Transfer RNA from a Patescibacteria group bacterium, 73 nucleotides, folded computationally. Its Rfam family is "tRNA". Taxonomically the source falls in Bacteria candidate phyla (Bacteria).
């Protein structure tokens, strides 16, 4: 150079046919404990890589720019 995958939460990842963006885990806080640790409960945490475009509506489709993997040449 070409071709194929990924990029969503502090970490790991879901997200159906485009229709309110979610879970474990970490981190707060509160119940237990003397205290820590389990365990249990609430609550917080997002520009969904950037930009643009179709649409009444975009994580989803399309262009096009990074980053990162694999492959080919």
């Nucleotide at each position: 150079g070409c071709g194929c995958g990924a990029u969503u939460a502090g970490c790991u990842c879901a997200g159906u046919u485009g229709g309110u963006a979610g879970a474990g885990c970490a981190g707060u806080c509160c119940a237990u404990u003397u205290a820590c640790a389990c365990u249990g409960g609430a609550a917080a945490g997002g520009u969904c890589g950037g930009g643009g475009g179709u649409u009444c509506a975009a994580g989803u489709c399309c262009c096009u720019c990074a980053u990162c993997g694999c492959g080919c040449a």